[in-house]
Context: one part of a larger RNA
RNA sequence: CGUAGAAAUUUGAGAGGACUCUCCUCUAGUACGAGAGGACCGAGGAGACAGAACCUCUGGUGUACCUGCUGUUGCACCCGCAGCACGCAGGAUAGCUACGUUCUGACGAGAUAAGCGCUGAAAGCAUCUAAGCGCGAAGCUUACCUCAAGAUUAGAUUUCAUAGAUUCCAGGGAGACUACCUGGUUGAUAGGUCACAGGUGUAAGUCCCGAGAGGGAUUCAGCCGAGUGAUACUAAUAAAUCAUAUUG
Numbered sequence: 001c002g003u004a005g006a007a008a009u010u011u012g013a014g015a016g017g018a019c020u021c022u023c024c025u026c027u028a029g030u031a032c033g034a035g036a037g038g039a040c041c042g043a044g045g046a047g048a049c050a051g052a053a054c055c056u057c058u059g060g061u062g063u064a065c066c067u068g069c070u071g072u073u074g075c076a077c078c079c080g081c082a083g084c085a086c087g088c089a090g091g092a093u094a095g096c097u098a099c100g101u102u103c104u105g106a107c108g109a110g111a112u113a114a115g116c117g118c119u120g121a122a123a124g125c126a127u128c129u130a131a132g133c134g135c136g137a138a139g140c141u142u143a144c145c146u147c148a149a150g151a152u153u154a155g156a157u158u159u160c161a162u163a164g165a166u167u168c169c170a171g172g173g174a175g176a177c178u179a180c181c182u183g184g185u186u187g188a189u190a191g192g193u194c195a196c197a198g199g200u201g202u203a204a205g206u207c208c209c210g211a212g213a214g215g216g217a218u219u220c221a222g223c224c225g226a227g228u229g230a231u232a233c234u235a236a237u238a239a240a241u242c243a244u245a246u247u248g
Base pairs, nucleotide, nucleotide: 001150005160006159007158008157009156010155014147015146016145017144020048021047022046023045024044025043026042032037049105050104051103052102053101054100058098059097060096061095065091066090067089068088069087071084072083073082074081075080108142109141110140115135116134117133118132164242165241166240167239168184169183170182171181172180189235190234191233192231193230194229195228196227198224199223200222205218206217207216208215209214
């Protein structure tokens, strides 16, 4: 830009992906075979590899969470804190993640290859083939998953048509930007606050015991990033632009 208004939901021409492999048990030491050996068909199970999704578990990370400790500087000093390449160390929520978890690679259908056949003449026989008809593969077309109407053959359905869309703003499940998605007071979009989950591990101050180092009580305390829910306290104000105007 087109698809001659808009929004939502779709069909699927076509394209891509995947469709993999091994072992064990039963059937059965059966059929077969002198023996040695040893099945078809069918049923069940375990893995390898590949892929997808996810974070309940097990781990990793988690420099804005908690705690401990050393040195030094500062807050006049004590106490208590803060800064110093995350100072070092022990843990760790969310998110991300694999070494973790779950699932999938299923059953079929059609036409066939080699091959195996039926009927059957040329050629009174025979012959799977010449006419005709079947079976038959991890392969082909489907089936399964994803994309998909610029499929210019530009499709369909529903609703609306004083319809819609955007700028702008609060944002994230999205993200380089854009795009996408949620929300914009008729509001839970983000922050704050409250509650809970979860992390750390029992704060400061005061009191008690001890000569003191230190210990105990208050105290499963105190503090807390991303999680869950609630709550308009703060910020999404106000407004503008395009289009509806070549269609019904």
Predicted 3D model of a 248-nucleotide part of an RNA (large-subunit ribosomal RNA, domain VI) from a Patescibacteria group bacterium. The organism belongs to Bacteria candidate phyla, within Bacteria. Its Rfam family is "Bacterial large subunit ribosomal RNA". The full RNA is in RNAcentral, with records from ENA.